[in-house]
RNA sequence: AGGUGGAUAGCUCGGUUUGGUAGAGCACUCGUCUGAUAAGCGAGCGGUCAUCGGUUCAAAUCCGAUUCCACCUA
Numbered sequence: 001a002g003g004u005g006g007a008u009a010g011c012u013c014g015g016u017u018u019g020g021u022a023g024a025g026c027a028c029u030c031g032u033c034u035g036a037u038a039a040g041c042g043a044g045c046g047g048u049c050a051u052c053g054g055u056u057c058a059a060a061u062c063c064g065a066u067u068c069c070a071c072c073u074a
Base pairs, nucleotide, nucleotide: 001073002072003071004070005069006068007067010026011025012024013023020057028044029043030042031041032040050066051065052064053063054062
């Protein structure tokens, strides 16, 4: 220099195929249970979907550019 993949909740990830209410587990908070703790059970909290722009009635999803990470080629 060229190419491929990735960036979504505090953490690990799904959702992109087919644009249409942003989800799961763990963590955290409260309740329940216990002599107490843990586990279990119930409820709650938590997101500018990397950034900017475009297309569209509508974008995490499609298009372009940029940033960062990993890998491949030279």
The prediction has a mean pLDDT of 82.
The RNA shown here (transfer RNA) has 74 nucleotides and comes from Promineifilaceae bacterium (SeqCode).
The source organism's lineage runs through Bacteria, Bacillati, Ardenticatenia, Promineifilales (SeqCode) and Promineifilaceae (SeqCode).
The RNAcentral record of the sequence draws on ENA.